[in-house]
RNAcentral holds the sequence, with entries from ENA. The RNA shown here (Bacterial small signal recognition particle RNA) has 95 nucleotides and comes from a Bacillota bacterium. NCBI's taxonomy places the organism under Bacteria, Bacillati, Bacillota. Model confidence (mean pLDDT): 77 of 100. Rfam family: Bacterial small signal recognition particle RNA. Rfam classes the family as a non-coding RNA gene. It is recorded under the gene name ffs.
RNA sequence: UAAUUAAGCCAUCGCGAUUUAUAAUUUCGAACCAGGUCAGGAUGGGAACAUAGCAGCCUUAAGAAAACCUAUAAUUGUGCGAUGGUUUUAUUAUU
Numbered sequence: 001u002a003a004u005u006a007a008g009c010c011a012u013c014g015c016g017a018u019u020u021a022u023a024a025u026u027u028c029g030a031a032c033c034a035g036g037u038c039a040g041g042a043u044g045g046g047a048a049c050a051u052a053g054c055a056g057c058c059u060u061a062a063g064a065a066a067a068c069c070u071a072u073a074a075u076u077g078u079g080c081g082a083u084g085g086u087u088u089u090a091u092u093a094u095u
Base pairs, nucleotide, nucleotide: 001093002092003091004090007087008086009085010084011083012082013081014080015079016078017076019074020073021072022071023070025066026065027064028063034059035058036057037056042051043050044049
């Protein structure tokens, strides 16, 4: 000086983990000021029927709860691998 191997440091990429939030899932959830269906009753009508519509039932909103399966963002006393850079150590060869 060159080559090879290993380790440390730095950078990048990839896979995984911790914690939190949001979205999504499930359940609950409105006397009246949400919707649908509207018993009874009320009103209009000679009648047929019609109108509005309380309770009840159903679906949900705001919201509350559960599970953490999924996604995104952030986070940390984070793990591993690959590539590149740089330094040091070891081996070989040459001078």